[in-house]
RNA sequence: AGAGUUUGAUCCUGGCUCAGGAAGAACGCUGGCGGCACGCUUAACACAUGCAAAUCGGAUGGGAAGUGGUGUUUCUAGUGGUGGAUGGGUGAGUAACGCAUAAUAACCUACCAUUUGGAGGGGAACAACAACUUGAAAUGGCUGCUAAUACCCCAUAGGCUGAGGAGAAAAAGCAGGAAUCUGCCCAAGGAGGGGCUCGUGUCUGAUUAUUUAGUUGGUGAGCCAAUGGCUUACCAAGGCAACGAUUAGUAGUUGGUCUGAGAGGAUGAUCAGCCACACUAGGACUGAGAGACGACCCAAACUCCUACAGGAGACAGUAGUGGGGAAUUUUCCGCAAUGGAUGAAAGCCUUAUGGAGCAAUUUCGUGUGAAGGCAGAAGGCCCAUGAGUCAUGAAAUUCUUUUCUCGGAGAAUAAAAAUGACAGUAUUUGAGGAAUAAGCAUCUGCUAACUCUGUGCUAGCAACCGCGGUAAGAUAGAGGAUGCAAGAAUUAUCUAGAAUGAUUGGGCGUAAAGCAUCUGUAGGUGGCUUUUCAAGUCCAUUAUCAAAAUCUAGGGCUCAACCCUGGACAGGCGGCAGAAACUACCAAGCUGGAGUAUAGUAGGGGCAGAGGGAAUUUCCAGUGGAGUUGUGAAAUGUAUUGAGAUUGGAAAGAACACCAACGACAAAAGCACUCUACUGGGCCGACAUUGACACUGAGAGAUGAAAGCUAGGGGAGAAAAUGGGAUAGAUACCCUAGUCGUCCUAGUUGUAAACGAUGGAUACUAAGUGCUAUGCAUAUCGACCCACGCAGUGAUGUAGCUAACACGUUAAGUAUCCUGCUUCGGGAGUACGUUCGCAAGAAUGAAACUCAAAGGAAUUGAUGGGGGCCCGCACAAGCGAUGGAGCAUGUGGUUCAAUUCAAUGCAAAGCAAAGAAUCUUACGAGGCCUUGACAUGCUAUGAAUCCUCCCUAAAGAUAGAAGUGCCUUUGGCAACACGAACAUAGGUGGUGCAUGGAUGUCAUCAAAUCAUGCCAUAAGGUGUUGGGUUAAGUCCCGUAAUGAGCGCAACCCUCGUGUUUAGUUUCCAACAUUCAGUUUGGAACCCUGAACAGACUGCCAUUGAUAAGCCGGAGGAAGGUGAGGAUGACAUCAAGUCAUCAUGCCCCUUAUUCCCUAGGUGAUACACGUGCUAGAAUGACUGGGACAAAGGUCUGUGACCCUGCGAGUGCAAGCUAACCUCAAAAACCUCUCCUCAGUUCAGAUUGCAGGUUGAAACUCACUUACAUGAACCUGGAAUUGCUAGUAAUCAUCGGUUAGCCAUACGGUGGUGAAUCCAUUCUUGGGCCUUGUACACACCACCCGUCACACUAUGGGAUCUGGCCAUGUCCCAAGUCGUUACCUUAAACGCAAGGAGGGGGAUGCCAAAGGCUGGGCUAGUGACUAGAGUGAAGUCAUAACAAGGUAUCCGUACUGGAAGGUACGGCUC
Repeated sequence: AGAGUUUGAUCCUGGCUCAGGAAGAACGCUGGCGGCACGCUUAACACAUGCAAAUCGGAUGGGAAGUGGUGUUUCUAGUGGUGGAUGGGUGAGUAACGCAUAAUAACCUACCAUUUGGAGGGGAACAACAACUUGAAAUGGCUGCUAAUACCCCAUAGGCUGAGGAGAAAAAGCAGGAAUCUGCCCAAGGAGGGGCUCGUGUCUGAUUAUUUAGUUGGUGAGCCAAUGGCUUACCAAGGCAACGAUUAGUAGUUGGUCUGAGAGGAUGAUCAGCCACACUAGGACUGAGAGACGACCCAAACUCCUACAGGAGACAGUAGUGGGGAAUUUUCCGCAAUGGAUGAAAGCCUUAUGGAGCAAUUUCGUGUGAAGGCAGAAGGCCCAUGAGUCAUGAAAUUCUUUUCUCGGAGAAUAAAAAUGACAGUAUUUGAGGAAUAAGCAUCUGCUAACUCUGUGCUAGCAACCGCGGUAAGAUAGAGGAUGCAAGAAUUAUCUAGAAUGAUUGGGCGUAAAGCAUCUGUAGGUGGCUUUUCAAGUCCAUUAUCAAAAUCUAGGGCUCAACCCUGGACAGGCGGCAGAAACUACCAAGCUGGAGUAUAGUAGGGGCAGAGGGAAUUUCCAGUGGAGUUGUGAAAUGUAUUGAGAUUGGAAAGAACACCAACGACAAAAGCACUCUACUGGGCCGACAUUGACACUGAGAGAUGAAAGCUAGGGGAGAAAAUGGGAUAGAUACCCUAGUCGUCCUAGUUGUAAACGAUGGAUACUAAGUGCUAUGCAUAUCGACCCACGCAGUGAUGUAGCUAACACGUUAAGUAUCCUGCUUCGGGAGUACGUUCGCAAGAAUGAAACUCAAAGGAAUUGAUGGGGGCCCGCACAAGCGAUGGAGCAUGUGGUUCAAUUCAAUGCAAAGCAAAGAAUCUUACGAGGCCUUGACAUGCUAUGAAUCCUCCCUAAAGAUAGAAGUGCCUUUGGCAACACGAACAUAGGUGGUGCAUGGAUGUCAUCAAAUCAUGCCAUAAGGUGUUGGGUUAAGUCCCGUAAUGAGCGCAACCCUCGUGUUUAGUUUCCAACAUUCAGUUUGGAACCCUGAACAGACUGCCAUUGAUAAGCCGGAGGAAGGUGAGGAUGACAUCAAGUCAUCAUGCCCCUUAUUCCCUAGGUGAUACACGUGCUAGAAUGACUGGGACAAAGGUCUGUGACCCUGCGAGUGCAAGCUAACCUCAAAAACCUCUCCUCAGUUCAGAUUGCAGGUUGAAACUCACUUACAUGAACCUGGAAUUGCUAGUAAUCAUCGGUUAGCCAUACGGUGGUGAAUCCAUUCUUGGGCCUUGUACACACCACCCGUCACACUAUGGGAUCUGGCCAUGUCCCAAGUCGUUACCUUAAACGCAAGGAGGGGGAUGCCAAAGGCUGGGCUAGUGACUAGAGUGAAGUCAUAACAAGGUAUCCGUACUGGAAGGUACGGCUC
């Protein structure tokens, strides 16, 4: 310090997630030791039991022991003193003077220390105790006795009160022989402690805006230690609040702690300060101090005891229990230390505290050994079987002892001595022996670390992206590796990263975000010059911000953590001295800001009134006579009762053509015929004047399109809704009608894509250019031109800025001031609440839940019922077919024991199959074999082999006979057969979505890229685009590009011409013979083989940029690629093929292998594809006649001859082929006949008789003869081939076979056309451009209703809680007051008696409680509403392309649903 995640890729915006640190943690796994810390965060829930506050006999009465007595010793229930207000716990309440910090005056203070003075004289009681008595107990009652440092009176007083006379008001002793010590009382100041007051700071909500009645102040009185509405009576009407009162929610607060670079954010355990509380609520008493944790009284709830009359209790002390919870310890030891209470002291008490125990809860330290060792051991894993790795790791050998075990010694923290819980601990010393001691998580990326096996979208994993559908580095296990280590992961929480709330330090044109516009209040900010002052500001100093902590310098535990000492820091607040630049204040000025006056000026600025013409519709009248209207095409409508058309006249309402222009004006909304009245603002010029009067602007106010609403008018046109037509449907688009509204007046509403999606003001920062208004100069006037200003309004563009697009003196640049708004998407501008509105609705405005994205700009593709250019038998122009019939063949479906399998739009379907009767054959049935039909290795026997016979459907099984190769060392060799066991064979079993190979397709389309350079933040672009041209990215020119390779072309083959060469089996001449080139001679020709030549826009002319090229011509066998073939770029389709072959993995192994027989692949209602034959006279039949090319042949081809109607048969020559042969070419020509018919067409189907192949012809072959003689008379929608030797037509050959289902497939030649105007349309493709919400790329994406499931939420009659305050009733305890009902020791008084005290009664206040009506809040809830989510539901197709009616915004109406329409607006 960053990283992952939106995309095909990019940049940005923006969220989500991760890596760090922390802790009072918890959970699963694991666990050697020690040190220091820390340990109910939840139920302020309830608590059994023990302990936690006592002490003093030197205050006092008394008891006991003991004694003859005095004394002595001891106890302490009672009286009395001091302390139980400290210590210890907890954080419920509290948003407050509670806390923090800084001040302040009207106060108190036991113990402590200091100082002054004093203690004289008297008195009366009450407990304990005794007797009686009550009650279950707790606890009492009555009578009597008694002491004191308990109580009372008198005297005294340096203090108190009072103006003063004067008044009130103290004391206590004890121990001791004494000195003395310790107590007591009055007073003063001190220290420490406390009470009260005040400035400032201290969480969230405005969907809490008003609140307050002792409330705010005053006077009198009371109360208090003290000020004070603290209380009361009277008077006044104030007080607080937008700088957030009140109210609601939440919360102890601080030093600090965690984190962070810091600013900050979070937090408030342990330790320390303050506060509050002590079961809940109220109250006082005592006291120096309490409204009192282990005191009292009362009330409520709860628990316990009870003899039912009544009583007792309060662990938020310590240990412990239950409960709650993910979760938090021992009913331990000791007062030895530190402190506290008490005492004169010894002492006693102290769960404060010191320690130990439990828990890896944190943190720090340390160990689990060190050296050495290659036969690279065994074993595991992996493997290419060679190896590699765990691994110097282990073992073996040597050494050490922290730790461990067992012994010995044994502390300190303590001041002069005594005293040790911890503790026989720390430490030290001796012996023993590597001995007692390693795990956890992770290994796709982020993120260090990789393989095998199992599983097969299952099981599971996952923080995020995501992984898993048979080869998972992501699941589970294993081996290995990495990280940390007595721990290591995970989970929840805080902070950082997050500049993701931005003071430091963000933004608002399009990503979230500028209010619709203006006026203006508070507030904020504010021009130039000179003073004053010192509030802000700056500086010096001082005091404070407790200690601890943090930081730092040292020191002590072996180190560290930890502890000790010193220092520094502590941003704040206060005091005091100083400075005067800036801001503020005071005072005086200025004129550049801003106003005012004045001369002009442009304008659809506003409001009111008056006038005008064109058009539309309607009405009236004339002419006229059949349609008109409307559309893509129609129909509804309208018209002989006279439309439409045309002419004249009348009426009405609404809107104002041309001018008209990114031109004018206005704050915006908006504003346009002409004239008039009134009126607002702007601009320009010159000269005066005021003298900062300014800018912005929360609330507030005003204006505010269209639609809508209320009331009254008006109503021509057009037109939501609505009727009808059209449409597969059509609640739409289109058509025909048509209401509200649109118009006016008066109100209301307050919203729009109210947009420049750009708040206002001021200043500065290149340039040129257009337009509007106006001024000035050019010696005068007018016009034009030109130059210079000012204000406005446009289009370019530099710097700069921006994610980019773009903006750019009219900023989105550089700065200042003020204001509004934003913080992921959805839910949602929704719900609830509130305000406004007649309503419609507007304004304000959440949450639960859900997702990992949503979004902006630009890029490359793909795509468009976008555009431009171009090409192709793509259309068009033609010729011929298919689709109809019969048959052949393939496929689907169906059937079947089986109908083996594959191929399925183009690019499957006469395809694999260049050929299924058996075989093939993979399928079904049946019958067999099991090392196998086939391969290799090992072992035993026999050479091999051949023949015969028996049973069986065959495979197979059995029996018998014959017989011995080669070398020869008598043992071998090779082939073959057979037997047994094992390694293994075998598989047309699966996966073409694990693969290789070869193949199809786009497409023989012209495209697909690279290097270097340049441009861009980048993806990318450029090159490859542009102007021409081409079949072509073919070539030329231009050009930030220059070059290059793969494709194109050419090189190759065939055909077309010629030359040379060669001359048999080919050809020719002569002659002879004849059936015949048979023979002889020859090689000119034909032909054949080989090698060359030839064609290149080379030549001429037109055109074109003088280029590339195009057009025309010459010559030539051939002319612009001469024709045809082979040749197929980068990619695409997970295209097809595991059944050609090869192959990974999986599967079968007496079977999914192998062998055999018969069957099936040939079934057959039907559907589709590809073909053949036809329908005839351009023909069929009969007879005769002519002309090819290419090809095949020894498992062969087979002439001639004989025979048969024929297929064929018999005999059999030739030929290993330019020789023989298949072989007849057919269409064609010619002759006969048929005469337009289901025929002398067509030949299906069927019968009978033959032939051929074969072991076999029924299922299931071909063929011949005779007989039979079906449909079909030119084919609907639709579809297809072909541009020249082509289509069409005619025949012929071949491969595969024993034969053939071939009408197929692949070649060959014969005859031989028509048409191409043209690129508008259809289809496919190429290039450029444009839009895009697509990128699996339009077979894309995507919206809404309905149906189903789940989730959270709103409304909701009710019902149940909680909290708050008000009113009212009743008032407990209790303070204060009243009262002579009862009672009363001290002092007074001779007494009577009164004063005073107590009890009772009573008044005010008053907790809890009751009642009434409210407010807030939580839960529940029949039913109901929308929302969200959910691999494969229904209906449509609204949006994205011109999305097929451009989209969207506001309003209104309307419809199953998306939606549609109307009015106004925006361009995104």
Notes
Small-subunit ribosomal RNA from Pinus lambertiana, 1468 nucleotides, folded computationally. Taxonomically the source falls in Pinus subgen. Strobus (Eukaryota, Euphyllophyta, Acrogymnospermae, Pinus). The sequence is in RNAcentral, with records from SILVA. It matches the Rfam family "Bacterial small subunit ribosomal RNA". Rfam links the family to the GO terms structural constituent of ribosome and ribosome. Its mean pLDDT, the model's own confidence on a scale to 100, is 82.